[in-house]
RNA sequence: GCGUCUAUGGUGUAAUGGUAACAUGUAUGCCUUCAAAACUUAAGAUCGAGGUUCGAUUCCUUGUGGACGCG
Numbered sequence: 001g002c003g004u005c006u007a008u009g010g011u012g013u014a015a016u017g018g019u020a021a022c023a024u025g026u027a028u029g030c031c032u033u034c035a036a037a038a039c040u041u042a043a044g045a046u047c048g049a050g051g052u053u054c055g056a057u058u059c060c061u062u063g064u065g066g067a068c069g070c071g
Base pairs, nucleotide, nucleotide: 001070002069003068004067005066006065007064010024011023012022013021018054026042027041029039047063048062049061050060051059
């Protein structure tokens, strides 16, 4: 230099065009003499910029970061 893959809560993963889900963690409440466990509730995320579309996590372009390969 070229190519392929990849980027989603604090963390690990879903979501193949139609209001972003689950687990774990955090906080709150309940329970308890106090804790733990269980249960309740809450907060928390789509890498940036454009494009296509009535509608984009999803499709396209480009940039950035990461992994791998070729030279």

The prediction has a mean pLDDT of 85. Transfer RNA from uncultured Aquimarina sp., 71 nucleotides, folded computationally. Taxonomically the source falls in Aquimarina (Bacteria, Pseudomonadati, Bacteroidota, Flavobacteriales). Rfam family: tRNA. Rfam classes the family as a transfer RNA. Rfam's curators write: Transfer RNA (tRNA) molecules are approximately 80 nucleotides in length. Rfam links the family to the GO term triplet codon-amino acid adaptor activity.